[in-house]
RNA sequence: AUGCAAGUCGUACGAGAACGCCUUAGCUUGCUAGGGCAAGUAAAGUGGCGCACGGGUGAGUAACGCGUGGGUAAUCUCCCUUCGAACCGGGGAUAACGUUGCGAAAGCGACGCUAAUACCGGAUGACAUCCACCGAUCUUCGGAUUGUUGGAUCAAAGGUGGCCUCUACAGGUAAGCUACUGUUUGAAGAUGAGCCCGCGUACCAUUAGCUUGUUGGUGGGGUAACGGCCUACCAAGGCAACGAUGGUUAGCUGGUCUGAGAGGAUGAUCAGCCACACUGGAACUGACACACGGUCCAGACUCCUACGGGAGGCAGCAGUGAGGAAUUUUGCGCAAUGGGCGAAAGCCUGACGCAGCAACGCCGCGUGAGUGAUGAAGGCCUUCGGGUCGUAAAGCUCUGUCAAGUGGGAAGAACCUAUGCAGCGUUAAUAUCGCUGCGUACUGACGGUACCACUGAAGGAAGCACCGGCUAACUCCGUGCCAGCAGCCGCGGUAAUACGGGGGGUGCAAGCGUUAUUCGGAAUCAUUGGGCGUAAAGAGCACGUAGGCGGCUUGGUAAGUCAGAUGUGAAAGCCCGGGGCUUAACCCCGGAAGUGCAUUUGAUACUGCCAGGCUUGAGUAUGGGAGAGGGAAGUGGAAUUCCUGGUGUAGAGGUGAAAUUCGUAGAUAUCAGGAGGAACACCGGUGGCGAAGGCGACUUCCUGGACCAAUACUGACGCUGAGGUGCGAAGGCGUGGGUAGCAAACAGGAUUAGAUACCCUGGUAGUCCACGCAGUAAACGUUGUUCACUAGGUGUAGCGGGUAUUGACCCCUGCUGUGCCGCAGUUAACGCAUUAAGUGAACCGCCUGGGGAGUACGGCCGCAAGGUUAAAACUCAAAGGAAUUGACGGGGGCCCGCACAAGCGGUGGAGCAUGUGGUUUAAUUCGACGCAACGCGAAGAACCUUACCAGGGCUUGACAUGUACGUGGUAGAGAGUGGAAACAUAAUCGACCCUUCGGGGAGCGUAUACAGGUGCUGCAUGGCUGUCGUCAGCUCGUGCCGUGAGGUGUUCGGUUAAGUCCGAUAACGAGCGCAACCCUCAUCGUUAGUUAUAAGUGUCUAGCGAGACUGCCGGUGAUAAACCGGAGGAAGGCGGGGAUGACGUCAAGUCAGCAUGGCCUUUAUGUCCUGGGCUACACACACGCUACAAUGGCCAGUACAAUGGGUAGCCAAGCCGCGAGGUGGAGCCAAUCCCCCAAAACUGGUCUCAGUUCGGAUUGUAGGCUGAAACUCGCCUGCAUGAAGUCGGAGUUGCUAGUAAACGCACGUCAGCACAGUGCGUUGAAUACGUUCCCGGGCCUUGUACACACCGCCCGUCACGUCAUGGAAGUUGGCAACGCCUAAAGUCAGUGAGCUAACCCUAACGGGAGGCAACUGCCUAAGGCGGGGUCGGUAACUGGGACGAAGAAAAAAG
Repeated sequence: AUGCAAGUCGUACGAGAACGCCUUAGCUUGCUAGGGCAAGUAAAGUGGCGCACGGGUGAGUAACGCGUGGGUAAUCUCCCUUCGAACCGGGGAUAACGUUGCGAAAGCGACGCUAAUACCGGAUGACAUCCACCGAUCUUCGGAUUGUUGGAUCAAAGGUGGCCUCUACAGGUAAGCUACUGUUUGAAGAUGAGCCCGCGUACCAUUAGCUUGUUGGUGGGGUAACGGCCUACCAAGGCAACGAUGGUUAGCUGGUCUGAGAGGAUGAUCAGCCACACUGGAACUGACACACGGUCCAGACUCCUACGGGAGGCAGCAGUGAGGAAUUUUGCGCAAUGGGCGAAAGCCUGACGCAGCAACGCCGCGUGAGUGAUGAAGGCCUUCGGGUCGUAAAGCUCUGUCAAGUGGGAAGAACCUAUGCAGCGUUAAUAUCGCUGCGUACUGACGGUACCACUGAAGGAAGCACCGGCUAACUCCGUGCCAGCAGCCGCGGUAAUACGGGGGGUGCAAGCGUUAUUCGGAAUCAUUGGGCGUAAAGAGCACGUAGGCGGCUUGGUAAGUCAGAUGUGAAAGCCCGGGGCUUAACCCCGGAAGUGCAUUUGAUACUGCCAGGCUUGAGUAUGGGAGAGGGAAGUGGAAUUCCUGGUGUAGAGGUGAAAUUCGUAGAUAUCAGGAGGAACACCGGUGGCGAAGGCGACUUCCUGGACCAAUACUGACGCUGAGGUGCGAAGGCGUGGGUAGCAAACAGGAUUAGAUACCCUGGUAGUCCACGCAGUAAACGUUGUUCACUAGGUGUAGCGGGUAUUGACCCCUGCUGUGCCGCAGUUAACGCAUUAAGUGAACCGCCUGGGGAGUACGGCCGCAAGGUUAAAACUCAAAGGAAUUGACGGGGGCCCGCACAAGCGGUGGAGCAUGUGGUUUAAUUCGACGCAACGCGAAGAACCUUACCAGGGCUUGACAUGUACGUGGUAGAGAGUGGAAACAUAAUCGACCCUUCGGGGAGCGUAUACAGGUGCUGCAUGGCUGUCGUCAGCUCGUGCCGUGAGGUGUUCGGUUAAGUCCGAUAACGAGCGCAACCCUCAUCGUUAGUUAUAAGUGUCUAGCGAGACUGCCGGUGAUAAACCGGAGGAAGGCGGGGAUGACGUCAAGUCAGCAUGGCCUUUAUGUCCUGGGCUACACACACGCUACAAUGGCCAGUACAAUGGGUAGCCAAGCCGCGAGGUGGAGCCAAUCCCCCAAAACUGGUCUCAGUUCGGAUUGUAGGCUGAAACUCGCCUGCAUGAAGUCGGAGUUGCUAGUAAACGCACGUCAGCACAGUGCGUUGAAUACGUUCCCGGGCCUUGUACACACCGCCCGUCACGUCAUGGAAGUUGGCAACGCCUAAAGUCAGUGAGCUAACCCUAACGGGAGGCAACUGCCUAAGGCGGGGUCGGUAACUGGGACGAAGAAAAAAG
């Protein structure tokens, strides 16, 4: 778009077809005309009733709109019910219809005819209405009701059925009678509606003033009705902090959701009320409308058009489009319920009843039940044993809901109507009609639906989310801060229960999960039921308005309050009890509840109100003393500075140290005089006063308050205090003065990397005074004001009382103020504690996560600076308080250590050696990196080692185990050939062990499982190690303290090497550490004795013992622990040395010593071989050796050790060589033999301060040794060469006694190679006042914004990016008003010359009354113009804010 949703009545009225069928006539047999049926039907018209109900929506509305309770004595009410009365007699029109005109249409007009329950006069008329007089009753005093009399006004309509009793004609009808219905007029009821009132009903004060019909009165109008509802006049009122006005948002309620409740949120479905019907305005009709499917006008939009004009309004039911994350069928039926009309049948009814769509919600049911262990197969996991899915499946035995098929099959139906019978009523009537009862007939959209029976069949029917904690549920693989997850905390950077997948599990289930929203938890806006010292929060302080609260007592009242009764609190819903659908959801019946409101009766304790009394709260009077209380005027001395003069001379001043500065033009210093301004030393005191800010020399004047004492008076006069008003430090502003000192800004000097600072020298505003402004502070006791109550102790200030005294003290005691300590109580703790932060009462202010922000905008105030009031967007997951344990401090106290100091010797400079970095390289394998890597792993790289590189080989492998098969002159050796070797090939040699003689084992070969990896991860690990540190610490049980973290013990006083010991102590004990036990050295005894010695003893060697314990004496000390001194002793206070390393820290080191999870590799990242490399070399660092010389070098002579090692070994004597070494072979498995002459030292000589007779690098050459092999790349020897170096910068290191330093010796590794390492002895010092400082450590205490613990944390600026936001020249919209202009329709008012049937007058013409058109006026929607208001959008530019990641520069605090 389209269809339907409001019509009905012929028993109000007039008129009245057609199709078709039958039939008659005419005749050109298919046309015309007539009649009957159709049919008094359809459709239309007049008239009545309905259309104001039912249905939809929530735009508007913050309102008497809604809810609740009242009022209407200020009102109306169609239809309905009851009770009265009446319905008499006339008149004129008009649609339909006919003829005709205009128009595309919608529609409009002219002429003519006609009816009514349509319309209009007349009569009658009341208990109706109004007026007048006289009464009565009630009353809210305004009125209401009612009685008598008189006057005025007003009505109607018929229809249908029946009967003749009465009258007429006289057949039956008419008049008439009768029944029903309708009409008119009253009264009453019921129902519905209108209006009024009390109370309740959202947010914003960054909306504080609003209002002129506004508030009231009088007269008039209007309405059904009161009323400024309207109008004229008069008065100037009315509303508002108990929130007016304005703005924003919103239909209200019963109820619904949530909650223990109080509350909070909400207003779908159902029900009540309101409002609206395209937008705005208006009236008409009517009982009711200013009317969803009516009218008129204006506007926007859509459609039709012949361009002249017209039509329309789904927020009715369906349906369409658009928008959107998203919301259904253009269905069936009036069978039921309800409604309209009708007498009724009946018609209408998208109300309603049903069906359709959507798991959208609620409820019920199913997808099977029983049995079934080789715990099947398969999946997943695995410690490889197994576990799990899992009785789950299969299999066997059953059942039959749903679905499917076949058959049967409801209730919902009772009316109405017709008819039969009976009774009653009306009537003249047995008629008719009406009513009642019984019987019969008739009516089902859903729907062949619910339900029932039968058939076959486990067959057709399970998903979704989750499994880190909250929160029920765990593993594997993949991924590797990626991909991703996430409600909060947070997961993911190679072993992810957190991502993705698999297996398994958990929850719910035809659903499950997500998202959005509301309440809850949240006592997190706190009425129930919170707070404000330090967490957010007491106004800077006072006075005081409104308000709130208020002493004792008497009487009254009864507003609050309490109790009873009555009415209401609709129904539905919730709750309880019953009942109906197989159950339930759902539905029906009954009850309860509805905490509310109103009326009424009573009570009077408390509160209020009225009246009276009282004195204790409050105040006044009298007498006192105290005080930096306030204001004004005057006075004083000290000091600083300046000026004048004197004395006097070179500095002064200032600092950590200096300089700027002042000074020979005479400073500083000192004396005298003068000027001027500001502040008032001592007294002075957690002393005093004041509301707070604040107040400090002295005197005078004016003045406020508090306190004490004793009496008198007033009689609740009180407390608090929103707004308001006043006061209010410093700094600041204005005007005018003043200015000595001090001193922002500024200048200079220093400091510093810099220093716009700290320090110094100057210095202007200002500081001072007067008058104004400003109004803030860590305005703090971070503690509002007032009142009452609740253990004490001790100071101090003021005034009293008592006792005592000659008097002053002392002592006891009262009030007021001001401090400290402390109980109960309280507090998160710290703390507070009669001056409360305790217990109560009254009132005010303030708070509600951090940041943004006390900021923006707006208002108010201010000269300005600015103040006050005061948000939001956005962003973070914290910010914060108090306390605890650590750690840290350029905090404090105590103590220790070769830590410093005091010493001795080195290192850093040279050459060389070794290690590391770097560089180079094919490779220069890898690891170790402050102390605590760097002569470290490595106790020894020519090959090997070897892990690296190049090249050449092998692939079950160089090595291990299992299984299967094969092999018998096997294992093995191996000439020769190729080759660099590995390896390949191969003549030849070569009789394994056991045996039950079958075979077995070992070997070899093949195949398969597997081997192998110095590949990665020490941040997956074990073990081991380093370090703090051989420092003295670290903990536990029980008890006690604390809400707790935690503390106590372990702190404190002494002491020690020591948490060692003693004492004290809410602690008492205990453990790991310390010490001791163990080894060794020093002395002695004793036993034994190989060797040694010619021999014995001794020495010595190896065992076993003794000895040393602060045991003894003196002193100090707490009489303790302990310390100091002494004796004796080989040794004295731990006798020396070693082993021994608490809880822990460093993700310290090591996967390359070993072991090991995971990952990676498998003809290679494995393995074999040859050669090379680890040995490189502009350089840098680290540990060393040798030196630089005379305390020395060289030569000669001559002494004295200890630890150790030795058979593939140590190797003697002898001989050879200058020597390394060679030869030789005795001895020795070692107290026996050998290595093995120790060296420095000592004695003598020489050198004489020099690059040397120092120093020995480097190089040449000749040799030796080991070894297959010394080229890359070994060690040693001889000869020759003879470099740097003359004692080492900044710095840095070791050592406190048999130590440092110096000297040599041995050993391990090892074929060979030692300046390294591990041991051994010889010679053998110096110094320590002491703990201020550097480093490290221990204990106690203090601060902390740190806890990854100061290598911490963290602030602001600049630059970059993102986001939200403020301002802004402008620009562009919305909204509500205002002023003026214009003004449709329409009501009202007026005019009404044009037109006009009913009524009146007239004989008629005509006139009158009334009406209509038309016109005028007021009002007014929309429109136009104008200046403002307010709220948005946007905007160059600009301001700050938040977040991000990486930086740069600077500063601060503890």
Molecule: small-subunit ribosomal RNA
Organism: metagenome